Predicted 3D model of a 72-nucleotide RNA (transfer RNA) from a marine sediment metagenome. The sequence is in RNAcentral, with records from MGnify. It matches the Rfam family "tRNA". The family's RNA type in Rfam is transfer RNA. Rfam links the family to the GO term triplet codon-amino acid adaptor activity. Model confidence (mean pLDDT): 83 of 100.
[in-house]
RNA sequence: GCCUCGGUAGUAUAAUGGCGAGUAUACGAGCCUGUCGAGCUCGUGAUCUGGGUUCGAGUCCCAGCCGAGGCG
Numbered sequence: 001g002c003c004u005c006g007g008u009a010g011u012a013u014a015a016u017g018g019c020g021a022g023u024a025u026a027c028g029a030g031c032c033u034g035u036c037g038a039g040c041u042c043g044u045g046a047u048c049u050g051g052g053u054u055c056g057a058g059u060c061c062c063a064g065c066c067g068a069g070g071c072g
Stems, first nucleotide, its partner, number of pairs: 001071007010025004018055001026044006048064005
């Protein structure tokens, strides 16, 4: 340099183009308990960046950035 794959809450992961972005865990509050823990309820928090297509994009297209693998 070229090719392939990937990038979503702190972490892990889901989401036929219809989404008000879900689940677990973490964190915070409350209930419960003699205390802690467990359990239950509620809450907080995310689509790598820019552009395009579309009525509508996390999803499709282009460029870039980062990571993994391969070729040279």